[in-house]
RNA sequence: GCAGAGUAGACGUUAGAGCGUUAAGUGCCUGGUGAACAGGGAGUUGUCAUCGGGACGAAGGACCUUGGUCCGCGGUUUUAAUGUCGCAUCCCGCUGC
Repeated sequence: GCAGAGUAGACGUUAGAGCGUUAAGUGCCUGGUGAACAGGGAGUUGUCAUCGGGACGAAGGACCUUGGUCCGCGGUUUUAAUGUCGCAUCCCGCUGC
């Protein structure tokens, strides 16, 4: 000098367990606060969490019988397995040549 590896995390699929169906949640816009970002350091206008504000907005049904069971539904939560992508960027390091 050239090439490469590796994380957190994000998303998809399958299965389990929940929540909602009396509409929370999810998704969208916006403000505050905080956190994390490969082995080390720095780190955003990117990511995530949380607290407010705003707009939009839904699929129920069957049975037994008065609170349950079952089948659904929700850009629903979570756990496990698996797959894909994967440090904005900068410096150093690591592996091979």